This is a predicted complex of two RNAs, RNase P RNA and transfer RNA, with 414 nucleotides together.
Rfam match: Bacterial RNase P class A.
The coordinates come from a structure-prediction model, not an experiment, and the mean pLDDT is 75.

[in-house]
RNA sequence: UUAGACAGGCAGACUACCGCCCGGCUUAGGCCGGGAGGAAAGUCCGGGCUCCAUAGGGAGCGGUGCCGGGUAACGCCCGGGCAGUACUUUUGUACUGACAGAGAGUGCCACAGAAAAUAUACCGCCUCGCUUGCGAGGUAAGGGUGAAAUGGUGGAGUAAGAGCCCACCGGGAGAGCAGUAAUGUUCUCCGCUUGGUAAACCUCACCGGGAGCAAAGUCAAGCAGUAGAGGGUCGUUCCGGCCAUAACUCUACGGGUAGACUGCUGGAAUCUUUCCGCAAGGAUUGAUUUAGAUAGAUGGUAGUCAGCGACAGAACCCGGCUUAUAGCCUGUCUUUUUUA
RNA sequence: GCCAACUUAGCUCAGCUGGCCAGAGCACGUGACUUGUAAUCUCGGGGUCGUCAGUUCGAAUCUGACAGUUGGCU
Repeated sequence: UUAGACAGGCAGACUACCGCCCGGCUUAGGCCGGGAGGAAAGUCCGGGCUCCAUAGGGAGCGGUGCCGGGUAACGCCCGGGCAGUACUUUUGUACUGACAGAGAGUGCCACAGAAAAUAUACCGCCUCGCUUGCGAGGUAAGGGUGAAAUGGUGGAGUAAGAGCCCACCGGGAGAGCAGUAAUGUUCUCCGCUUGGUAAACCUCACCGGGAGCAAAGUCAAGCAGUAGAGGGUCGUUCCGGCCAUAACUCUACGGGUAGACUGCUGGAAUCUUUCCGCAAGGAUUGAUUUAGAUAGAUGGUAGUCAGCGACAGAACCCGGCUUAUAGCCUGUCUUUUUUA
Repeated sequence: GCCAACUUAGCUCAGCUGGCCAGAGCACGUGACUUGUAAUCUCGGGGUCGUCAGUUCGAAUCUGACAGUUGGCU
RNA backbone atom coordinates (compact mmCIF):
# COMPACT_ATOMS: atom_id res chain seq x y z
C1' U A 1 0.00 0.00 0.00
C1' U A 2 -4.29 -3.52 -2.43
C1' A A 3 -8.24 -6.74 -1.30
C1' G A 4 -10.81 -9.63 2.21
C1' A A 5 -12.46 -12.24 6.85
C1' C A 6 -13.67 -11.80 12.03
C1' A A 7 -14.76 -8.82 16.54
C1' G A 8 -16.25 -4.09 18.64
C1' G A 9 -18.15 1.06 18.14
C1' C A 10 -20.86 5.21 15.50
C1' A A 11 -25.48 5.27 12.70
C1' G A 12 -24.43 12.62 10.25
C1' A A 13 -23.65 17.31 13.50
C1' C A 14 -24.98 22.48 14.27
C1' U A 15 -28.06 26.97 13.12
C1' A A 16 -32.60 29.56 11.22
C1' C A 17 -37.78 29.39 9.50
C1' C A 18 -42.45 26.65 8.67
C1' G A 19 -45.27 22.24 10.43
C1' C A 20 -46.75 17.30 13.61
C1' C A 21 -47.56 14.38 18.87
C1' C A 22 -47.37 14.91 24.38
C1' G A 23 -46.84 17.75 29.02
C1' G A 24 -46.69 22.46 31.83
C1' C A 25 -47.81 27.75 32.20
C1' U A 26 -51.08 31.37 30.22
C1' U A 27 -53.16 37.98 29.80
C1' A A 28 -56.21 32.63 25.20
C1' G A 29 -52.41 35.75 21.07
C1' G A 30 -48.83 32.37 22.41
C1' C A 31 -44.35 30.78 25.49
C1' C A 32 -41.27 26.85 27.62
C1' G A 33 -39.77 21.61 27.89
C1' G A 34 -39.65 16.53 25.80
C1' G A 35 -40.21 13.47 21.17
C1' A A 36 -38.02 6.25 17.82
C1' G A 37 -33.89 1.79 16.99
C1' G A 38 -29.48 -1.16 16.99
C1' A A 39 -32.25 -3.84 15.27
C1' A A 40 -38.30 -0.52 17.29
C1' A A 41 -38.39 -6.29 12.68
C1' G A 42 -39.35 -11.93 12.83
C1' U A 43 -42.91 -13.30 16.99
C1' C A 44 -38.43 -17.94 17.76
C1' C A 45 -37.55 -18.62 23.34
C1' G A 46 -37.88 -16.70 28.60
C1' G A 47 -40.19 -13.56 32.38
C1' G A 48 -43.15 -9.37 34.63
C1' C A 49 -48.38 -7.89 34.61
C1' U A 50 -53.91 -9.12 34.12
C1' C A 51 -57.96 -12.54 34.17
C1' C A 52 -59.79 -17.58 34.64
C1' A A 53 -63.66 -18.95 42.90
C1' U A 54 -57.76 -21.76 44.57
C1' A A 55 -53.26 -23.48 41.41
C1' G A 56 -53.26 -30.43 44.79
C1' G A 57 -52.10 -35.39 42.77
C1' G A 58 -51.96 -39.43 38.75
C1' A A 59 -51.85 -40.43 33.51
C1' G A 60 -50.98 -38.01 29.03
C1' C A 61 -48.78 -33.99 26.04
C1' G A 62 -44.87 -30.47 25.01
C1' G A 63 -39.87 -28.75 25.82
C1' U A 64 -34.60 -28.98 27.37
C1' G A 65 -30.19 -32.35 27.46
C1' C A 66 -21.47 -32.90 28.76
C1' C A 67 -20.20 -30.36 33.89
C1' G A 68 -20.16 -26.04 37.09
C1' G A 69 -21.65 -21.01 37.69
C1' G A 70 -24.69 -16.33 36.46
C1' U A 71 -29.85 -14.73 36.24
C1' A A 72 -36.53 -12.94 37.83
C1' A A 73 -36.23 -16.79 34.09
C1' C A 74 -34.47 -19.06 29.55
C1' G A 75 -33.35 -23.12 24.41
C1' C A 76 -29.46 -17.03 26.69
C1' C A 77 -24.47 -15.70 28.76
C1' C A 78 -19.59 -16.98 31.24
C1' G A 79 -15.82 -20.59 32.69
C1' G A 80 -14.21 -25.66 32.29
C1' G A 81 -14.24 -30.70 29.88
C1' C A 82 -14.56 -33.75 25.50
C1' A A 83 -14.93 -34.33 20.11
C1' G A 84 -14.14 -32.54 15.06
C1' U A 85 -11.74 -29.26 11.31
C1' A A 86 -7.62 -25.98 9.78
C1' C A 87 -2.68 -24.35 10.74
C1' U A 88 1.48 -25.83 13.30
C1' U A 89 4.14 -29.78 15.36
C1' U A 90 7.81 -28.53 21.82
C1' U A 91 2.57 -29.27 21.30
C1' G A 92 -0.27 -25.31 21.18
C1' U A 93 -3.50 -21.67 18.70
C1' A A 94 -8.09 -20.43 16.16
C1' C A 95 -12.97 -21.88 14.85
C1' U A 96 -17.18 -25.16 15.24
C1' G A 97 -20.36 -28.64 17.99
C1' A A 98 -29.17 -30.32 18.73
C1' C A 99 -22.39 -32.74 23.05
C1' A A 100 -27.28 -37.72 27.88
C1' G A 101 -28.36 -43.09 26.84
C1' A A 102 -27.76 -48.02 21.06
C1' G A 103 -24.52 -53.00 27.45
C1' A A 104 -33.17 -51.66 29.00
C1' G A 105 -36.71 -52.83 25.05
C1' U A 106 -39.26 -52.26 20.00
C1' G A 107 -38.73 -50.74 14.94
C1' C A 108 -35.95 -49.53 10.37
C1' C A 109 -31.35 -50.16 7.29
C1' A A 110 -34.01 -49.33 -0.24
C1' C A 111 -30.73 -51.30 -4.44
C1' A A 112 -26.52 -54.41 -4.50
C1' G A 113 -24.54 -58.46 -1.78
C1' A A 114 -23.58 -65.22 0.58
C1' A A 115 -24.93 -62.41 4.78
C1' A A 116 -27.64 -55.84 7.21
C1' A A 117 -27.32 -58.46 13.08
C1' U A 118 -27.21 -63.62 15.68
C1' A A 119 -27.69 -66.01 11.28
C1' U A 120 -24.51 -67.25 7.08
C1' A A 121 -20.60 -68.45 2.59
C1' C A 122 -20.63 -66.17 -4.16
C1' C A 123 -15.45 -66.35 -5.95
C1' G A 124 -11.17 -68.06 -3.54
C1' C A 125 -7.72 -71.20 -0.10
C1' C A 126 -7.06 -76.30 2.09
C1' U A 127 -8.18 -81.78 3.03
C1' C A 128 -10.68 -86.23 1.46
C1' G A 129 -13.61 -89.05 -2.18
C1' C A 130 -14.66 -90.16 -6.96
C1' U A 131 -12.92 -88.24 -11.13
C1' U A 132 -11.25 -83.91 -14.45
C1' G A 133 -15.47 -80.82 -12.43
C1' C A 134 -18.68 -82.39 -9.18
C1' G A 135 -19.70 -84.07 -3.98
C1' A A 136 -18.57 -84.03 1.52
C1' G A 137 -16.01 -81.20 5.10
C1' G A 138 -12.66 -77.22 7.16
C1' U A 139 -11.73 -71.75 6.82
C1' A A 140 -13.18 -66.29 7.14
C1' A A 141 -6.73 -64.59 5.91
C1' G A 142 -7.54 -62.54 0.23
C1' G A 143 -11.31 -60.84 -3.68
C1' G A 144 -16.21 -58.96 -4.71
C1' U A 145 -21.15 -55.93 -2.94
C1' G A 146 -22.48 -51.75 -0.23
C1' A A 147 -23.08 -45.60 3.05
C1' A A 148 -21.96 -49.35 6.61
C1' A A 149 -19.39 -56.38 6.93
C1' U A 150 -18.41 -59.06 13.00
C1' G A 151 -11.57 -54.96 16.37
C1' G A 152 -6.42 -52.98 13.65
C1' U A 153 -0.92 -53.86 12.54
C1' G A 154 3.03 -57.37 12.88
C1' G A 155 4.68 -62.20 14.36
C1' A A 156 4.22 -67.27 15.86
C1' G A 157 1.29 -71.31 14.37
C1' U A 158 -1.40 -74.43 10.65
C1' A A 159 -3.32 -78.94 5.57
C1' A A 160 -5.25 -73.92 4.79
C1' G A 161 -6.67 -70.45 8.37
C1' A A 162 -8.72 -67.84 12.45
C1' G A 163 -7.72 -63.69 19.38
C1' C A 164 -6.42 -70.16 18.43
C1' C A 165 -1.71 -67.88 20.87
C1' C A 166 1.92 -63.52 21.64
C1' A A 167 3.58 -57.95 21.37
C1' C A 168 1.71 -53.00 20.59
C1' C A 169 -2.72 -50.03 19.65
C1' G A 170 -8.11 -50.04 20.44
C1' G A 171 -12.29 -51.86 23.74
C1' G A 172 -14.61 -53.49 28.47
C1' A A 173 -14.64 -54.28 34.05
C1' G A 174 -12.65 -53.06 38.93
C1' A A 175 -9.61 -50.21 42.30
C1' G A 176 -6.42 -45.94 43.68
C1' C A 177 -5.16 -40.69 42.97
C1' A A 178 -6.43 -35.36 41.23
C1' G A 179 -10.91 -32.40 40.56
C1' U A 180 -17.30 -29.54 43.44
C1' A A 181 -18.31 -32.07 38.75
C1' A A 182 -17.92 -33.26 33.56
C1' U A 183 -13.41 -35.69 33.12
C1' G A 184 -8.22 -36.94 33.35
C1' U A 185 -4.43 -40.29 34.91
C1' U A 186 -2.02 -44.85 37.08
C1' C A 187 -2.35 -50.04 38.25
C1' U A 188 -4.68 -54.88 37.91
C1' C A 189 -7.84 -58.21 35.33
C1' C A 190 -10.72 -59.89 30.78
C1' G A 191 -9.11 -62.40 24.23
C1' C A 192 -12.96 -59.27 23.47
C1' U A 193 -19.71 -60.10 24.15
C1' U A 194 -21.87 -59.00 19.37
C1' G A 195 -22.61 -52.46 13.52
C1' G A 196 -25.58 -47.71 12.28
C1' U A 197 -29.95 -44.83 13.43
C1' A A 198 -32.77 -41.66 19.46
C1' A A 199 -33.51 -34.01 14.33
C1' A A 200 -37.50 -43.17 14.76
C1' C A 201 -40.54 -44.84 19.01
C1' C A 202 -38.41 -44.86 23.57
C1' U A 203 -35.40 -44.71 28.61
C1' C A 204 -33.36 -41.41 32.38
C1' A A 205 -33.05 -36.46 34.69
C1' C A 206 -35.12 -31.62 34.95
C1' C A 207 -38.91 -27.88 33.57
C1' G A 208 -43.98 -26.40 32.08
C1' G A 209 -51.84 -24.79 34.60
C1' G A 210 -54.27 -21.96 30.35
C1' A A 211 -55.11 -17.50 27.76
C1' G A 212 -53.15 -13.13 26.35
C1' C A 213 -53.23 -5.42 26.91
C1' A A 214 -58.17 -6.79 20.97
C1' A A 215 -55.70 -9.43 28.70
C1' A A 216 -58.78 -7.01 32.37
C1' G A 217 -61.77 -3.05 34.52
C1' U A 218 -64.78 1.86 35.07
C1' C A 219 -68.24 5.69 33.25
C1' A A 220 -71.76 7.50 29.58
C1' A A 221 -75.21 6.62 25.48
C1' G A 222 -78.41 3.11 23.03
C1' C A 223 -81.34 -1.62 22.24
C1' A A 224 -85.95 -6.36 21.61
C1' G A 225 -85.86 -10.30 22.18
C1' U A 226 -86.43 -15.57 20.34
C1' A A 227 -84.88 -20.74 20.21
C1' G A 228 -81.85 -24.66 22.11
C1' A A 229 -78.42 -26.98 25.67
C1' G A 230 -76.31 -27.41 30.55
C1' G A 231 -74.54 -27.19 37.20
C1' G A 232 -69.64 -24.73 36.64
C1' U A 233 -64.35 -25.02 37.46
C1' C A 234 -56.79 -26.19 34.44
C1' G A 235 -59.64 -25.17 27.69
C1' U A 236 -56.35 -33.21 26.94
C1' U A 237 -58.34 -36.82 30.67
C1' C A 238 -59.34 -38.99 35.78
C1' C A 239 -59.56 -38.15 41.03
C1' G A 240 -59.58 -34.72 44.93
C1' G A 241 -60.76 -29.80 46.26
C1' C A 242 -63.51 -25.18 45.43
C1' C A 243 -67.84 -22.06 43.82
C1' A A 244 -73.14 -22.09 42.95
C1' U A 245 -77.74 -24.03 44.48
C1' A A 246 -81.88 -20.76 41.08
C1' A A 247 -79.55 -17.77 39.55
C1' C A 248 -75.85 -18.28 36.14
C1' U A 249 -73.16 -20.09 31.87
C1' C A 250 -72.77 -21.63 26.72
C1' U A 251 -74.49 -21.89 21.45
C1' A A 252 -77.36 -19.97 17.13
C1' C A 253 -80.31 -16.04 14.97
C1' G A 254 -81.84 -11.04 15.70
C1' G A 255 -81.35 -5.80 17.91
C1' G A 256 -78.04 -1.65 19.78
C1' U A 257 -73.26 1.05 20.18
C1' A A 258 -68.45 2.56 17.27
C1' G A 259 -67.68 7.71 22.78
C1' A A 260 -64.44 8.78 27.17
C1' C A 261 -61.09 6.89 31.04
C1' U A 262 -57.82 3.34 33.77
C1' G A 263 -54.29 -0.35 32.39
C1' C A 264 -49.83 3.43 29.94
C1' U A 265 -44.98 3.83 31.26
C1' G A 266 -40.37 5.01 37.38
C1' G A 267 -38.34 0.40 34.87
C1' A A 268 -34.86 -6.67 36.78
C1' A A 269 -34.16 1.87 33.79
C1' U A 270 -29.47 4.78 32.14
C1' C A 271 -24.69 6.74 33.52
C1' U A 272 -21.22 6.53 37.56
C1' U A 273 -17.88 5.49 42.62
C1' U A 274 -15.75 1.56 45.51
C1' C A 275 -15.37 -3.63 46.66
C1' C A 276 -15.90 -9.07 45.37
C1' G A 277 -15.36 -12.56 41.14
C1' C A 278 -10.78 -15.60 35.89
C1' A A 279 -15.48 -14.18 33.59
C1' A A 280 -20.75 -13.75 32.89
C1' G A 281 -22.21 -10.97 36.88
C1' G A 282 -23.24 -9.41 42.15
C1' A A 283 -23.23 -5.85 46.30
C1' U A 284 -22.76 -0.63 47.01
C1' U A 285 -22.18 5.26 46.35
C1' G A 286 -23.90 9.45 43.75
C1' A A 287 -26.48 11.71 39.70
C1' U A 288 -30.49 11.78 35.85
C1' U A 289 -36.02 11.37 34.80
C1' U A 290 -35.55 9.84 29.11
C1' A A 291 -41.90 9.11 23.54
C1' G A 292 -46.84 7.48 25.06
C1' A A 293 -50.36 8.03 19.95
C1' U A 294 -55.70 5.58 19.12
C1' A A 295 -56.24 6.25 11.71
C1' G A 296 -51.96 6.51 14.90
C1' A A 297 -46.85 12.12 15.95
C1' U A 298 -40.07 13.21 13.72
C1' G A 299 -41.17 16.07 8.04
C1' G A 300 -39.90 20.20 4.56
C1' U A 301 -36.75 24.47 3.00
C1' A A 302 -32.04 27.19 3.38
C1' G A 303 -26.86 27.56 5.16
C1' U A 304 -21.80 25.53 7.09
C1' C A 305 -18.58 21.17 7.40
C1' A A 306 -16.00 17.00 1.82
C1' G A 307 -21.14 14.86 1.82
C1' C A 308 -27.55 12.65 -1.96
C1' G A 309 -26.65 8.54 1.42
C1' A A 310 -27.77 1.70 4.42
C1' C A 311 -31.43 -1.45 6.94
C1' A A 312 -35.50 0.45 8.62
C1' G A 313 -40.65 3.60 12.32
C1' A A 314 -42.37 2.56 19.26
C1' A A 315 -48.22 0.72 20.26
C1' C A 316 -48.35 -3.14 27.76
C1' C A 317 -43.18 -3.57 29.48
C1' C A 318 -38.42 -6.07 30.00
C1' G A 319 -34.04 -10.16 29.16
C1' G A 320 -32.19 -12.96 25.00
C1' C A 321 -31.74 -15.26 20.09
C1' U A 322 -32.21 -14.82 14.82
C1' U A 323 -32.47 -12.02 10.40
C1' A A 324 -31.52 -7.05 7.45
C1' U A 325 -27.78 -3.12 7.27
C1' A A 326 -24.57 2.00 2.84
C1' G A 327 -20.53 4.54 4.81
C1' C A 328 -16.76 5.68 8.57
C1' C A 329 -13.41 4.48 12.86
C1' U A 330 -10.47 0.90 16.06
C1' G A 331 -8.10 -3.98 16.81
C1' U A 332 -6.41 -9.01 15.11
C1' C A 333 -5.34 -12.28 11.04
C1' U A 334 -4.64 -13.48 5.83
C1' U A 335 -3.25 -11.37 1.19
C1' U A 336 -1.46 -7.92 -3.48
C1' U A 337 2.15 -4.39 -5.03
C1' U A 338 6.28 -1.22 -4.03
C1' U A 339 10.47 0.67 -1.20
C1' A A 340 14.46 0.01 2.39
C1' G B 1 -51.20 -5.66 17.96
C1' C B 2 -51.96 -11.07 19.25
C1' C B 3 -52.88 -16.24 17.68
C1' A B 4 -53.27 -20.26 14.18
C1' A B 5 -53.01 -23.02 9.40
C1' C B 6 -50.81 -23.66 4.64
C1' U B 7 -46.90 -23.54 0.30
C1' U B 8 -46.02 -30.28 -4.59
C1' A B 9 -46.96 -29.77 -12.89
C1' G B 10 -50.40 -23.99 -16.08
C1' C B 11 -55.02 -25.05 -12.29
C1' U B 12 -57.25 -28.32 -8.23
C1' C B 13 -55.26 -31.87 -5.05
C1' A B 14 -52.78 -37.04 -3.36
C1' G B 15 -48.13 -38.69 -1.43
C1' C B 16 -45.33 -36.47 4.48
C1' U B 17 -44.92 -44.01 10.35
C1' G B 18 -37.61 -41.43 5.24
C1' G B 19 -35.76 -45.55 0.00
C1' C B 20 -39.56 -48.63 -4.94
C1' C B 21 -38.56 -43.51 -11.84
C1' A B 22 -43.03 -37.85 -7.52
C1' G B 23 -48.57 -39.43 -8.92
C1' A B 24 -54.11 -38.37 -10.26
C1' G B 25 -57.96 -35.27 -12.67
C1' C B 26 -58.57 -30.95 -15.77
C1' A B 27 -55.62 -28.20 -19.25
C1' C B 28 -51.55 -28.65 -23.47
C1' G B 29 -49.34 -31.41 -27.87
C1' U B 30 -49.35 -35.97 -31.57
C1' G B 31 -52.24 -39.74 -33.84
C1' A B 32 -57.08 -42.47 -34.67
C1' C B 33 -62.52 -42.18 -35.45
C1' U B 34 -65.64 -38.09 -38.64
C1' U B 35 -67.22 -34.92 -44.81
C1' G B 36 -65.55 -31.42 -40.69
C1' U B 37 -65.81 -29.95 -35.31
C1' A B 38 -66.95 -31.58 -30.39
C1' A B 39 -67.22 -35.93 -27.37
C1' U B 40 -64.47 -40.66 -27.13
C1' C B 41 -59.88 -43.66 -27.64
C1' U B 42 -54.15 -43.88 -28.10
C1' C B 43 -49.35 -42.00 -27.08
C1' G B 44 -46.46 -38.02 -25.09
C1' G B 45 -44.30 -33.51 -22.93
C1' G B 46 -44.27 -30.60 -18.56
C1' G B 47 -41.74 -30.54 -11.43
C1' U B 48 -34.81 -27.24 -8.32
C1' C B 49 -41.65 -30.53 -4.03
C1' G B 50 -41.46 -21.89 -1.42
C1' U B 51 -35.84 -20.59 -0.24
C1' C B 52 -31.31 -21.62 2.58
C1' A B 53 -28.78 -24.70 6.04
C1' G B 54 -28.52 -29.21 9.14
C1' U B 55 -29.51 -34.70 10.78
C1' U B 56 -29.06 -39.33 7.88
C1' C B 57 -25.81 -43.88 3.56
C1' G B 58 -30.25 -41.47 1.57
C1' A B 59 -35.04 -35.82 2.69
C1' A B 60 -41.19 -33.74 -0.81
C1' U B 61 -41.33 -36.33 4.14
C1' C B 62 -37.44 -35.11 10.13
C1' U B 63 -35.21 -30.31 12.56
C1' G B 64 -33.97 -25.01 12.45
C1' A B 65 -33.86 -20.13 10.16
C1' C B 66 -36.02 -17.04 6.38
C1' A B 67 -39.90 -15.68 2.63
C1' G B 68 -44.91 -15.66 1.00
C1' U B 69 -50.35 -16.73 1.27
C1' U B 70 -54.87 -17.42 3.98
C1' G B 71 -58.00 -17.41 8.30
C1' G B 72 -59.52 -16.04 13.40
C1' C B 73 -59.68 -12.60 17.92
C1' U B 74 -62.37 -6.08 19.93